[in-house]
RNA sequence: ACGGAGAGUUUGAUCCUGGCUCAGGACGAACGCUGGCGGCGUGCCUAACACAUGCAAGUCGAACGGGGCAAAAUGGCUAAGGCCUACGGGCCAAAGCCAAAGAGCCUAGUGGCGGACGGGUGAGUAACGCGUGGAUAACCUACCCAUAAGAGGGGGAUAACAGCUGGAAACGGCUGCUAAUACCGCAUAAGCUGCGCAAGCAGGAAAGGGCGGCGCAAGCCGCCGCUGAUGGAUGGGUCCGCGUCUGAUUAGCUGGUUGGUGGGGCAAAGGCCUACCAAGGCAACGAUCAGUAGCCGGCCUGAGAGGGUGGACGGCCACACUGGGACUGAGACACGGCCCAGACUCCUACGGGAGGCAGCAGUGGGGAAUAUUGCGCAAUGGGGGGAACCCUGACGCAGCGACGCCGCGUGAGCGAAGAAGGCCUUAGGGUCGUAAAGCUCUGUUGUAAGGGAAGAAAAGCAUGGGGAGGGAAUGCCCUGUGCAAGACGGUACCUUACGAGGAAGCCCCGGCUAACUACGUGCCAGCAGCCGCGGUAAGACGUAGGGGGCGAGCGUUGUCCGGAAUUACUGGGCGUAAAGAGCACGUAGGCGGACAGACAAGUCAGUUGUGAAAGGCCGGGGCCCAACCCCGGGUAUGCAACUGAAACUGUAGGCCUUGAGGGCAGGAGAGGGCAGUAGAAUUCCUGGUGUAGCGGUGAAAUGCGUAGAAAUCAGGAGGAAUACCAGUGGCGAAGGCGACUGCCUGGACUGGCCCUGACGCUGAGGUGCGAAAGCGUGGGGAGCAAACAGGAUUAGAUACCCUGGUAGUCCACGCCGUAAACGAUGGAUACUAGGUGUAGGAGGUAUCGACCCCUUCUGUGCCGGAGCUAACGCAAUAAGUAUCCCGCCUGGGGAGUACGGCCGCAAGGUUGAAACUCAAAGGAAUUGACGGGGGCCCGCACAAGCGGUGGAGCAUGUGGUUUAAUUCGAUGCAACGCGAAGAACCUUACCAGGCCUUGACAUCCAUAGAACCUUGACGAAAGCUAAGGGUGCCUACGGGAGCUAUGAGACAGGUGGUGCAUGGUUGUCGUCAGCUCGUGUCGUGAGAUGUUGGGUUAAGUCCCGCAACGAGCGCAACCCUUGCCAUUAGUUGCUAACAGGCGAGCUGAGCACCCUAAUGGGACUGCCCGUGACAAGCGGGAGGAAGGUGGGGAUGACGUCAAAUCAUCAUGCCCUUUAUGGUCUGGGCUACACACGUGCUACAAUGGGCGGUACAGAGAGCUGCGAACCCGGGAGGGGGAGCGAAUCUCAAAAAGCCGUCCUCAGUUCGGAUUGCAGCCUGCAACUCGGCUGCAUGAAGCCGGAAUCGCUAGUAAUCGCGGAUCAGCAUGCCGCGGUGAAUGCGUUCCCGGGCCUUGUACACACCGCCCGUCACACCACGAAAAUCGGCAACACCCGAAGCCGGUGGGCUAACCGAAAGGGGGCAGCCGUCGAAGGUGGGGUUGGUAAUUGGGGUGAAGUCGUAACAAGGUAUCCGUACCGGAAGGUGCGGAUGGAUCACCUCCUUU
Repeated sequence: ACGGAGAGUUUGAUCCUGGCUCAGGACGAACGCUGGCGGCGUGCCUAACACAUGCAAGUCGAACGGGGCAAAAUGGCUAAGGCCUACGGGCCAAAGCCAAAGAGCCUAGUGGCGGACGGGUGAGUAACGCGUGGAUAACCUACCCAUAAGAGGGGGAUAACAGCUGGAAACGGCUGCUAAUACCGCAUAAGCUGCGCAAGCAGGAAAGGGCGGCGCAAGCCGCCGCUGAUGGAUGGGUCCGCGUCUGAUUAGCUGGUUGGUGGGGCAAAGGCCUACCAAGGCAACGAUCAGUAGCCGGCCUGAGAGGGUGGACGGCCACACUGGGACUGAGACACGGCCCAGACUCCUACGGGAGGCAGCAGUGGGGAAUAUUGCGCAAUGGGGGGAACCCUGACGCAGCGACGCCGCGUGAGCGAAGAAGGCCUUAGGGUCGUAAAGCUCUGUUGUAAGGGAAGAAAAGCAUGGGGAGGGAAUGCCCUGUGCAAGACGGUACCUUACGAGGAAGCCCCGGCUAACUACGUGCCAGCAGCCGCGGUAAGACGUAGGGGGCGAGCGUUGUCCGGAAUUACUGGGCGUAAAGAGCACGUAGGCGGACAGACAAGUCAGUUGUGAAAGGCCGGGGCCCAACCCCGGGUAUGCAACUGAAACUGUAGGCCUUGAGGGCAGGAGAGGGCAGUAGAAUUCCUGGUGUAGCGGUGAAAUGCGUAGAAAUCAGGAGGAAUACCAGUGGCGAAGGCGACUGCCUGGACUGGCCCUGACGCUGAGGUGCGAAAGCGUGGGGAGCAAACAGGAUUAGAUACCCUGGUAGUCCACGCCGUAAACGAUGGAUACUAGGUGUAGGAGGUAUCGACCCCUUCUGUGCCGGAGCUAACGCAAUAAGUAUCCCGCCUGGGGAGUACGGCCGCAAGGUUGAAACUCAAAGGAAUUGACGGGGGCCCGCACAAGCGGUGGAGCAUGUGGUUUAAUUCGAUGCAACGCGAAGAACCUUACCAGGCCUUGACAUCCAUAGAACCUUGACGAAAGCUAAGGGUGCCUACGGGAGCUAUGAGACAGGUGGUGCAUGGUUGUCGUCAGCUCGUGUCGUGAGAUGUUGGGUUAAGUCCCGCAACGAGCGCAACCCUUGCCAUUAGUUGCUAACAGGCGAGCUGAGCACCCUAAUGGGACUGCCCGUGACAAGCGGGAGGAAGGUGGGGAUGACGUCAAAUCAUCAUGCCCUUUAUGGUCUGGGCUACACACGUGCUACAAUGGGCGGUACAGAGAGCUGCGAACCCGGGAGGGGGAGCGAAUCUCAAAAAGCCGUCCUCAGUUCGGAUUGCAGCCUGCAACUCGGCUGCAUGAAGCCGGAAUCGCUAGUAAUCGCGGAUCAGCAUGCCGCGGUGAAUGCGUUCCCGGGCCUUGUACACACCGCCCGUCACACCACGAAAAUCGGCAACACCCGAAGCCGGUGGGCUAACCGAAAGGGGGCAGCCGUCGAAGGUGGGGUUGGUAAUUGGGGUGAAGUCGUAACAAGGUAUCCGUACCGGAAGGUGCGGAUGGAUCACCUCCUUU
């Protein structure tokens, strides 16, 4: 020393930049829900809006004269009466009258002190207002203190009062009387004031009053007052340094303004005021103007630095209905005083008056919102008084409000059958939960009763004691005792009793952020701080259960700080994210080389003063604790003064040469300006030759040409630009500069010496230069060429292409001042590895010399290390390390726009916002995907071929339409002869109608019955109903199993929905060669590497290389089949030999062959040659049945398409339950103007018909295949042998071959359609089957655009079989027969693989995205005009009032004998002067017809501009044009892809 946390959100993912949002704390708060107690605080933030009522400043009778009240005391006079009497009278005395002073209480007035404090508010104020530190030799200060001094003697009034009188009132008027501590002279007077050097001269005051004690009195004493003076204390006035918000879209402001002199004024300096004189003063270090605002101690926040704030408490200021003004006073320009003006309110008799809560309460109003018309002066403090005491809404208390902080409680212990109930559930259970109940306790709080404080000290009163002085009394001081005095309040607190009894809510539970399930809802209702939830399983909406957080509160809203290093002083940036001015010169300013001394402004050290208190911090203490309060300490980073230090900065002077500059000698250069000159080319003109075209394009056309073009030759004219040289070459600050020569001129570089001596760097403003386009005036005009015209292209084509063509491009002079004005990189200086080019120069070595070579300076490139960077990259020409100065940035859009200013002839430039809106916008890099990018490679992908489809008829499927229904699904490839391997009924899911309701089917229960069989009625059937027969099986005798019927309910059932809730299955890319992992390495990271590269392959196949090394799923192989051989086996197969037989493997016999079906062999680039890298491999060859995967099949990686299927099946959820279930009959799925797909048959002679005659394979067969034989012309019928099949049957193979007819025709092609007659299956062929015969004989003569299949036993062609199936294939699945053509090749189309490149795509190009137009909403700009506010100016009017003037009014004190004077008052006049009026401007705000662009808005219109080479590369400036994006011209940039070339560099 006590101190610093982050998260969400841009992306497919990553890093960075950057904004938005959240978690924290705070509040004079408000709102919602809820609410037990106490303590301490706190409470109109809005209308400085208006206020009813009461109170908030009085007091002193010891200043004064009166008045009043009560009690009476005193004196005098008189005296009724009584008593006594010595009768003279004496004594007592009621009543009455008089007197003066006094005593008690009260007090309107005069007078004094106080109402300038206390209390309120924050309107104004950007100021010496405030803060802080100073100054006052430029000042004042009542009351208080101290010191010394004084207080003598007079005078005249006037309230009150009395009388009269005005007025409604407020309030007066006149006459008369009177007092003072009221007022006025005179005297006296200093250390006061003035003058003066001084002495001194002059001026200049008062109340001797009140009270008390003593005294007969005079008087003495005491107390309180009075006057002048000095000093103090306290409080103030004024001045100065420093600090104190925002705007420059406020840049100039100022006339008493700045200064001087004289005068005035003030307590006091001063233009504070006035006259004159001078012309100053302030301002970029921000004047003036505008906006906003009381300032501070402090308070909130923060690690701090800072930021925000100024409520309560304390200090200062300002204000008191608004504006102005003075009076009084020590003090005011005065909150509860005065005058005037204004607005407002009230009273009124209408003539006049009264008022000012921003004091305390309270009312209305405003507002989201803020309290009682309380008690008391007991305490603290204030005013007056000698005091008692009076006054005090200051204050002390109480009341109201969870408004805040703090404390307490709503109970504690035990208690598992883990109760009931709720919720969830996989149905087992889990959870609320020891929670409850129950048992045992406690008594805070509550209720009741009882007791009951502290706050009281001082002063006072009464009564004692003591003390000082000369000191008797009063008085004063010290001290004892007693008395009186408590609003709060019978409150705090204490005691007792009662009794768990009266006391818990609020928010949240998707992530951030602690806390999860169910139901409801279905992009609805709603939520939301940000991201975002909700479209039928929502942890995000609503409710419930459960949970989390806080707790008499909890949430929400608002505001501030924090997080935010997101304005960065601490502590940020500017190549590409926002950001370097286009470039230079230079003013102010900032910064500045070496040496020595000086000074001491900065700096540092010490001391002193100040930095109020409160607050905060530390320590301690008091309320039971805490909040709260008290005490002590320290802090208070600041300012000022004094003393000191001298390193650094600074200042003044000195000196130096290395920074800078100059001189001398050189060489280089498209540096600039002016003048002249040259050749090539284009165009035009003239002439010659020459003839039909030229020109232009992708292709064309417009255009030119027979009036002679183009071509070619010669001559001429004119303008513009300078090929080659030429080079990441040179020069220049940048823009920029290119033929040659001359003249003028700027800068840089090199060399060595000399000179100056810091003269330097940067540079706000300022000034100059500044491409292209554009503008003005005048020239010029060959080519090119915006606009424009025409021709094309196109859906259109205001474009790209073509033919023309004007401004312009050129020159001179003058403007403009902008560009991707770029290295997207400000300037200067220093430092920090190298390598290699190039340009200019110098030196060295070497040489006869020139090169080569070495060193060095300057410029210009490339590569690269450290370092830096988000990465890319930069890297001595830094984006590295540092210093100095300038410019600029702070989310995207709105917008470089609007308004204003400045500049410009204009175009426009420059400066430059806001409302509103979004949750991003961005940079770099990564992986993909994509490209009308590139490279390499493959595939019947193209090409080369053969045959088709598309045309016809028919079959079949689909769309559409129709229908009661035409059930449903499949929909680019990858739906459409698909699910269907077979819809007449059935199937069947659809429709119509008839029936059933525990059901056609499953399980359970009860009752009855055996089951079951036969017959009848009705009916289309299902069904319904009736009659009859029948009593079974097993048994351990208890019963059991199955079946039927009936009944009740649990339940069945559903081809109902969701394939976007799913499983399973399948298609597809694709049998494409790919897809990944572990470890390591690289990268901040996503990721990369491996898997890329060089070869090779069908292949990520293999080889080689390599920061990779290995591995997995795929490829291949292993499996089946086929081709050769062998072995085994030989019936039903076979027949070579032998025998039999007319013949037939028919028989004997045989197993050699064929074959069958099991097991093996065989093929591996093994061998040879060549090639390749000595590899992998490739090419050729030998052998072999087969050769480089031999052919075919099965086999389908990670994944993609929310691909298909809930109708194969399964299944969650939803829906249905006399129906969406079940059943029956009939119908439909077969419809038919059309359209499409897939097929069949054809169009014929390579054919068709007829006759004859060969040769397969693979299958199937018992409700089956069915032979021979017979019948029929045929389909077929009869028949029934044989065969559960290497034996029998289907079974005839067909094309082919031989022969014959047809002869090119709608035919002897073709067979649709239709008629008739039949056959078969089936309960049944009408809707709606197949086949046969006869008859009929349609379209069609090879098929538009387009499109499909196939690379060999393939295509094509020919027939055969099978599944399904009663019957029904042109479809499907198989089988064999015959059996081609072509492949140069990879440019192109399609698909795919690898590498690379660009990207604004990632739902991934079927992507993204721009602008006009249309519609809705929102804010803003302009706008004829209109309505206000504010400040200033000019003039008019001019209240009150101060000041000045004034005379002819009035006038007690003084002077004067008087007259009169002096002084004063009123009046009048003048300066100033508030409000008001008039005027033209300024500024600011509101409204506004209309208008302009902008923003936002699930599915509007037109196009396609941009992102890929985005299909014309894009972009910047400018000009013109066009519905729109935009196009074109000129100049510029690369932030352009691709290819080629050149140069340089790197590697091998």
Predicted 3D model of a 1548-nucleotide RNA (small-subunit ribosomal RNA) from an uncultured Eubacteriales bacterium.